About this RNA:
Transfer RNA from Streptomyces chattanoogensis, 73 nucleotides, folded computationally. Its mean pLDDT, the model's own confidence on a scale to 100, is 80. Rfam family: tRNA. Taxonomically the source falls in Streptomyces (Bacteria, Actinomycetes, Kitasatosporales, Streptomycetaceae).
[in-house]
């Protein structure tokens, strides 16, 4: 210093050829239980790592720039 993959909710990953961002887990509320726990029924919560660029529309395509892992020197 190159070259590959990766950055999405509190964590852990989804979103297959560009079409309303989503699940488990954690929170929070409430039912049930004598109480915790379980277990049922609802809720919050995202500037898609940062800028810019093509599109009517970008997590997705391109271009830089941060960070991480591998691997070459």
């Nucleotide at each position: 210093u190159g070259a590959u993959c990766c950055g999405u909710a509190g964590c852990u990953c989804a979103a297959c050829a560009g079409g309303c961002a989503g699940a488990g887990c954690a929170c929070c509320u409430g039912a049930u239980u004598g109480u915790u726990a379980a277990u049922c029924a609802g809720g919050g919560g995202g500037u898609u790592g940062c800028a810019g660029g093509u599109u009517c529309g970008a997590u997705c395509c391109c271009u830089g720039c941060c960070g991480g892992a591998u691997c070459a020197g």